A computed fold for a 191-nucleotide RNA from Keratinibaculum paraultunense, annotated as Lysine riboswitch aptamer. The source organism's lineage runs through Bacteria, Bacillota, Tissierellia, Tissierellales and Keratinibaculum.
RNA sequence: CUGUAAUAUAGAGGCUGCAGUUACAAUAAGUACCAUAGAAUAUAAUUUAGGGGUUAGAAAUUCUAUGGGAAAGGUGUAACUGCCGAAACAUGAUAUCCUCCCUAAGAUUUCAUGUUGGGGAUGUACCUAAUAGGUCCAUCACUGCGAUUAGUUGUGAAUACCCAGCCCUCUAAUAGAGCGCUAUAUUACAC
Repeated sequence: CUGUAAUAUAGAGGCUGCAGUUACAAUAAGUACCAUAGAAUAUAAUUUAGGGGUUAGAAAUUCUAUGGGAAAGGUGUAACUGCCGAAACAUGAUAUCCUCCCUAAGAUUUCAUGUUGGGGAUGUACCUAAUAGGUCCAUCACUGCGAUUAGUUGUGAAUACCCAGCCCUCUAAUAGAGCGCUAUAUUACAC
């Protein structure tokens, strides 16, 4: 010098990388809800359903008409912020969501285990007001990373020269995974 391992630091994939905050816009929706009038009814009170208890009771609830009339989640645009297991999802456990309790489901939070390199298209299922959008799985090609094989490039390193080998450029194929890949530094070991 080179190689291997560990640690630390810094980076790359992409103009549709990931997530968040703020502002605006559309949608949600003339919906929920409120007021008035009328009618019906014995029922009504949880995010949904069932059961029990408690409370209220012509009030409430439901419907119609008139008048008024939202919001959240999700989406788009712009700016900003944090980042590259960024992040997302599945299963399990905990807590919360109700006047009270139980069962099942759903939503949110935290933890554990596991899966996914990345975005896209199509299809099924699910969520949702939604044909927007999102999620899981499968398939398809695209794309980045390193590996192997075959070829290819060269003012490449070492070398007296040549060949082979190594390195670099590009192409194709194969399968693979982010606890990965690249660079630098330190330490240890080998040569």

Rfam family: Lysine riboswitch aptamer. From the family's description: Riboswitches are metabolite binding domains within certain messenger RNAs that serve as precision sensors for their corresponding targets. The sequence is in RNAcentral, with records from Rfam.